A computed fold for a 540-nucleotide part of an RNA from a Pseudomonadota bacterium, annotated as large-subunit ribosomal RNA, domain I. The organism belongs to Pseudomonadota, within Bacteria. Its mean pLDDT, the model's own confidence on a scale to 100, is 83. Rfam family: Bacterial large subunit ribosomal RNA. Rfam links the family to the GO terms structural constituent of ribosome and ribosome. The full RNA is in RNAcentral, with records from ENA.
Context: one part of a larger RNA
RNA sequence: AGCACAUGGGGAAUACCUAGGCACUGCAUGGCGAUGAAGGACGUAUCAGGCUGCGAUAUGCCUCGGGGAGCUGUCAAGAAAGCUACGAUCCGGGGAUUUCCGAAUGGGGUAACCUCUACAGAGUAAUGUCUGUAGUCCUUUCACUUUGUGAGGGGAGCUAAACUCAGGGAACUGAAACAUCUAAGUACCUGGUGGAAAAGAAAUCAAACCGAGAUUCUCAAAGUAGUGGCGAGCGAAAUGAGAUCAGCCUAAACCUGGAUAUUCGUAUUCAGGGGUUGCGGGACCGCAAUAUGAGAUCAAAUUAUCUAGAUAAAUUAGCUGGAAAGCUAAGCCAUAGAAGGUGAUAGCCCUGUAAUUUAAAGGUAAUUUGGCUCUAGCGGUAUCCCAAGUACUACGGGACACGAGGAAUCCCGUAGGAAUCCGGGUGGACCACCAUCCAAGGCUAAAUACAAAGCAGUGACCGAUAGUGAAGAGUACCGUGAGGGAAAGGUGAAAAGAACCGCGGAAGCGGAGUGAAAUAGAACUUGAAACCGUGUGCUU
Numbered sequence: 001a002g003c004a005c006a007u008g009g010g011g012a013a014u015a016c017c018u019a020g021g022c023a024c025u026g027c028a029u030g031g032c033g034a035u036g037a038a039g040g041a042c043g044u045a046u047c048a049g050g051c052u053g054c055g056a057u058a059u060g061c062c063u064c065g066g067g068g069a070g071c072u073g074u075c076a077a078g079a080a081a082g083c084u085a086c087g088a089u090c091c092g093g094g095g096a097u098u099u100c101c102g103a104a105u106g107g108g109g110u111a112a113c114c115u116c117u118a119c120a121g122a123g124u125a126a127u128g129u130c131u132g133u134a135g136u137c138c139u140u141u142c143a144c145u146u147u148g149u150g151a152g153g154g155g156a157g158c159u160a161a162a163c164u165c166a167g168g169g170a171a172c173u174g175a176a177a178c179a180u181c182u183a184a185g186u187a188c189c190u191g192g193u194g195g196a197a198a199a200g201a202a203a204u205c206a207a208a209c210c211g212a213g214a215u216u217c218u219c220a221a222a223g224u225a226g227u228g229g230c231g232a233g234c235g236a237a238a239u240g241a242g243a244u245c246a247g248c249c250u251a252a253a254c255c256u257g258g259a260u261a262u263u264c265g266u267a268u269u270c271a272g273g274g275g276u277u278g279c280g281g282g283a284c285c286g287c288a289a290u291a292u293g294a295g296a297u298c299a300a301a302u303u304a305u306c307u308a309g310a311u312a313a314a315u316u317a318g319c320u321g322g323a324a325a326g327c328u329a330a331g332c333c334a335u336a337g338a339a340g341g342u343g344a345u346a347g348c349c350c351u352g353u354a355a356u357u358u359a360a361a362g363g364u365a366a367u368u369u370g371g372c373u374c375u376a377g378c379g380g381u382a383u384c385c386c387a388a389g390u391a392c393u394a395c396g397g398g399a400c401a402c403g404a405g406g407a408a409u410c411c412c413g414u415a416g417g418a419a420u421c422c423g424g425g426u427g428g429a430c431c432a433c434c435a436u437c438c439a440a441g442g443c444u445a446a447a448u449a450c451a452a453a454g455c456a457g458u459g460a461c462c463g464a465u466a467g468u469g470a471a472g473a474g475u476a477c478c479g480u481g482a483g484g485g486a487a488a489g490g491u492g493a494a495a496a497g498a499a500c501c502g503c504g505g506a507a508g509c510g511g512a513g514u515g516a517a518a519u520a521g522a523a524c525u526u527g528a529a530a531c532c533g534u535g536u537g538c539u540u
Stems, first nucleotide, its partner, number of pairs: 001539009015525001016490002020462002022459006029451002031158002039101003042055003046079002049075003061095006070083003106115003116135007137155008163194001164192005174181001178229001204212002216243005226234002247443003250387001254273008278421001280386004284380004293374003297371011309357003315330005331348002333337001339351003392416008402428001423438005477484002497524001500511004
């Protein structure tokens, strides 16, 4: 030096575990904000650094319920001082307080700071000082002494990186290149609302001479009919079957009243009545009648449910062991053998679980009752009304599955520009016949979409290089900034966390002691490999 065996150091893999994640299901719920939000700064405890809570009433105050013996949050032990059967701590409902910044809103500003005016009050000998209220912008209503002032209402900002509607709107890519086309009205930007949004009560479809009867969503129709450098691709509808079902209000004619203007003929405008339709309807005229039903609106009651809870069955002995829940033996409960914990694996030890049950206060839903609101017929036809720069046309665009095509339909821009029931639109160029509907005003629940926060649960999901970036962290750290962004889990059943002695400056070690175990000793479960030793043997 090599090899073998044994035994260590080092290292952290592996195994086991889970405090954290991931995905999904169901229910409930879907907002907060000038009465100052979300988010923060600074404070706040007897000792107080972080976190949690709270706000100068500051780890809390009042009240109403629950609960029933200990309590004064946590890392985090301890001391001190207290509270509590006159019911504390704790859990839930309601209320009070709630500094400063922040939409931030008296003015300013380098957020958490500086500062002004008016009025009222406190304080001082007086000033300084302190307290309270008001003082932003936009919009709207009313009043008045009307180019303003006063009083009142609303808005602003945040979020759920989701869903929804609207205004804008790509490219990579595919077409095996690329330009029409595609990707895609996607991503993204902006604005608006709601718990849903949007849509919605036919100028709809259909059919070819039958019919349907608002919208939305699902399945089929169907990858069909179509469209398409007829390439790549794009891609319906009628109809059928389901989910859910709900229908209404204005404008006008006409009547009444007011105001303004007036050439006194009337015109305009406001309020109330009237009226709302397509086998046309209404006004108007005549007849009849005060009924019937409905509600999406308000209140109360009842019921259900949510926000604390309550009751809750049944096992012992022996053995092994540090420990029994294991094994053996004999029992018991079960509308409860879900689950978790307890010194190893527990239906019967604990928490729970099945089942039953509960609310002073607040929320939600349904039902009932009452209020309130809405709601009707028959006949006649001379006259009047039935949504105008609208429909429609031309040109230029866009949307429709439909790329200008034979291109209807719908929506914009520019230019022209109707009719009022003997009227008008549509039925995929267009015309006739026929059929069907009534635009140019508005509202409308449910079925549908989503899931941040809440509750309950599930997993041929992960198990610490995995699973979220995060087993708490958007921290440490980096960057002027926008922004980027970690690592890091495990003693033991219980700290019983090693008194005491020895060596040493200490670290550490040897005894002693605890423990089932200390090669479980805090650098702590297991403890692989690389790498580094020690002992013994063999070989050279």